[in-house]
Source information
The RNA shown here (Bacterial RNase P class A) has 354 nucleotides and comes from Lysobacter soli. A source record names the gene rnpB. The prediction has a mean pLDDT of 79.
RNA sequence: GGAGUCGGCCAGGCAGUCGCGUCAUCCGGAAGGAUGCCGAGGAAAGUCCGGGCUCCACAGGGCACGGUGCCAGGUAACGCCUGGGCGGCGAGAGCCGACGGAAAGUGCAACAGAGAGCAGACCGCCGAACGGCGUCGCAAGACGUGCGUGGUAAGGGUGAAACGGUGCGGUAAGAGCGCACCGCGAGUCCGGCAACGGACCGGCACGGCAAACCCCACCGGGAGCAAAACCAAAUAGGGAGACUAUGCCGCGGCCCGCGGUGUCUCCGGGUAGGUUGCUUGAGCGUCGCGGUGACGCGGCGCCUAGAGGAAUGACUGUCCACGACAGAACCCGGCUUAUCGGCCGACUUCGCGC
Numbered sequence: 001g002g003a004g005u006c007g008g009c010c011a012g013g014c015a016g017u018c019g020c021g022u023c024a025u026c027c028g029g030a031a032g033g034a035u036g037c038c039g040a041g042g043a044a045a046g047u048c049c050g051g052g053c054u055c056c057a058c059a060g061g062g063c064a065c066g067g068u069g070c071c072a073g074g075u076a077a078c079g080c081c082u083g084g085g086c087g088g089c090g091a092g093a094g095c096c097g098a099c100g101g102a103a104a105g106u107g108c109a110a111c112a113g114a115g116a117g118c119a120g121a122c123c124g125c126c127g128a129a130c131g132g133c134g135u136c137g138c139a140a141g142a143c144g145u146g147c148g149u150g151g152u153a154a155g156g157g158u159g160a161a162a163c164g165g166u167g168c169g170g171u172a173a174g175a176g177c178g179c180a181c182c183g184c185g186a187g188u189c190c191g192g193c194a195a196c197g198g199a200c201c202g203g204c205a206c207g208g209c210a211a212a213c214c215c216c217a218c219c220g221g222g223a224g225c226a227a228a229a230c231c232a233a234a235u236a237g238g239g240a241g242a243c244u245a246u247g248c249c250g251c252g253g254c255c256c257g258c259g260g261u262g263u264c265u266c267c268g269g270g271u272a273g274g275u276u277g278c279u280u281g282a283g284c285g286u287c288g289c290g291g292u293g294a295c296g297c298g299g300c301g302c303c304u305a306g307a308g309g310a311a312u313g314a315c316u317g318u319c320c321a322c323g324a325c326a327g328a329a330c331c332c333g334g335c336u337u338a339u340c341g342g343c344c345g346a347c348u349u350c351g352c353g354c
Stems, first nucleotide, its partner, number of pairs: 001350010012319007020039002023036005041325001045336002048334005053224004065220005070084005085099001086097004100215002105213002107209002122156002124152003129149003132145005164182006183204001184202002187200005228276004238267006247261005283302008320323001
């Protein structure tokens, strides 16, 4: 210097003018005005996970249903993060991962193919064994043939997948039949908290699919700030009491009883409206300590939108690398998606020079 990997940060700068919103102070009877502070994001987005908060429900346990799924840790919690293992990709830094169980059970595999699960012989290979036939031989038998019974699974062929693979030996031909390496294993020992790894041993049974049912372990009540709480009219209605009232009206032949009816006072619920919830928080910055790390603990400092028809904008000048995606509405932790460009750090690799 080129190519690349990982992590973090910034998101046009400066000046001026005009404007908008909350809050504080001041002026004003009010309407309103003045001054000052502050005033969007890394994703405010999708609303996909997890929690706080609020109301409702709820003895405990189980079933059902749903979710998560290598191991260990972090955390308020998670489907997130960190570290590790295993598998795959890359020359490497590094990246990717529905990655529990198929030896609990049930099931599935179209077409092709001989055979699709404790299977099978189509084309082949063989002629060891029994039989046939032929030749030779006095005979025993030998040789030949591949004809019958057979042996075999090397090779070919089908398939996504064919009951370990490759090689050597072995054999009639073959075959874990024997051996080496690889694979496999409910074996033994060692290392590790564990996932798992290593060594030895075992000739090999036990194929695949759980993103099929299922089994195992863990987790899960519902609704959401239009949650919810408080204050509270007018009108209508409810309850209690007092009074005209031992009233009047209705039911009824009459009594009792029941229901209704006026005025006033008090009580309580709901509606309109108002207030709270509402931004001090699992907060941010910095320093120290513990930890490989995620993270935790402690000290010091800081306050950084909070509206309720909803503010955060426009113009001018100037500079440059010419400015992307995008706008809070209860809050927080994640994930995912969108995004002009730039800066910093760590690392890999190639070339050149010393």